[in-house]
RNA sequence: UCCUUAUACAGAGCCGGGGGAGGAAACUGGUCUUACGAUCCCGCAGCAACCUCUUACUUAUGAAGAAGGUGCUCAGUCCAGCAGAAACAGUUCUGAAAGAUAAGGA
Numbered sequence: 001u002c003c004u005u006a007u008a009c010a011g012a013g014c015c016g017g018g019g020g021a022g023g024a025a026a027c028u029g030g031u032c033u034u035a036c037g038a039u040c041c042c043g044c045a046g047c048a049a050c051c052u053c054u055u056a057c058u059u060a061u062g063a064a065g066a067a068g069g070u071g072c073u074c075a076g077u078c079c080a081g082c083a084g085a086a087a088c089a090g091u092u093c094u095g096a097a098a099g100a101u102a103a104g105g106a
Stems, first nucleotide, its partner, number of pairs: 001106007013044001015043004022033003027081004045073003050069002052066004057062001077098001082095005
């Protein structure tokens, strides 16, 4: 880098240091966020429970617990874009695509 499978409206930073302009994956449109210092890096703290481990539960693709490997800590993956359905005035719903994370594989 590619492939397969699974997941997603939940949760968690008013912290310290560095740094100094954009950031929210890419493009377009919207929206939000940011010199009251964001994004990012380091530390600390926290969330979750995919892999993993444990059990005096007990047969289930289980339950309860732990937190070693990852991941995450504005907004549903911030929303839309493609297809379909319902409305028909703004719209709503479903699915796909793309992206993200985990596990396995090439």